Background
Predicted 3D model of a 93-nucleotide RNA (c-di-GMP-I riboswitch aptamer) from a Planctomycetota bacterium. NCBI's taxonomy places the organism under Bacteria, Pseudomonadati, Planctomycetota. The coordinates come from a structure-prediction model, not an experiment, and the mean pLDDT is 86.

RNA sequence: CUCCGAUAAGGGCAAAGCCCGGGAAACCGGGUGGCGCAAAGCUAUAGGGCCCUCCCUGCCGGAAAGACCGGCAGCGGGCAGCCAGUUACCGAA
Repeated sequence: CUCCGAUAAGGGCAAAGCCCGGGAAACCGGGUGGCGCAAAGCUAUAGGGCCCUCCCUGCCGGAAAGACCGGCAGCGGGCAGCCAGUUACCGAA
């Protein structure tokens, strides 16, 4: 230095639920609370995967047409505690 991760040491983060706020939603922020985590630190079209759908656009169907409704896709948004990339404290075996 790399790999690795102990009933080690110092510590760290913080699930679900509940309360307040933001958002159409996924979800996010704060408080509380701790399920757990050796990266549960950071990174989101410049890897993959998953989730949302207010507005707008296109296609299909409901109808002969329109309004309207439903579905799919685009656009847009979100999740890193899904994998991944990247950085890092300590130092037993």